Description:
Transfer RNA from a marine eukaryotic metagenome, 64 nucleotides, folded computationally. It matches the Rfam family "tRNA". By type it is a transfer RNA.
[in-house]
C1' cells in the first nucleotide's frame, strides 16, 4: 500500500444490494444424473458527513 459484500467465487457511477456456484422445494426420468421452473440466504466492527452510505472521511480488528 491494497483487500474486507450470500456457504463459495465476483458485481454494484452516492439513490431498490445483483449474477453464477452451492443448499431448498418441484417439473421431467424406470431409478440417478443432466436440464428447466421456483425459492432462501450477505455489505468486517465502532463513529463521522449527507435529504440518503457497500460507495466518502475516520478508528479499531483481519488478510496479502
Nucleotide at each position: 500500500g491494497a483487500c474486507a459484500u450470500a456457504g463459495u467465487u465476483c458485481a454494484a457511477u452516492g439513490g431498490u444490494a445483483g449474477a453464477a456456484u452451492a443448499g431448498c422445494g418441484g417439473u421431467u426420468u424406470c431409478c440417478a444424473a443432466a436440464a428447466c421452473c421456483g425459492u432462501u440466504g450477505a455489505u468486517c466492527a465502532g463513529g463521522g458527513u449527507u435529504c440518503g452510505a457497500a460507495u466518502c472521511c475516520u478508528u479499531g480488528u483481519g488478510u496479502c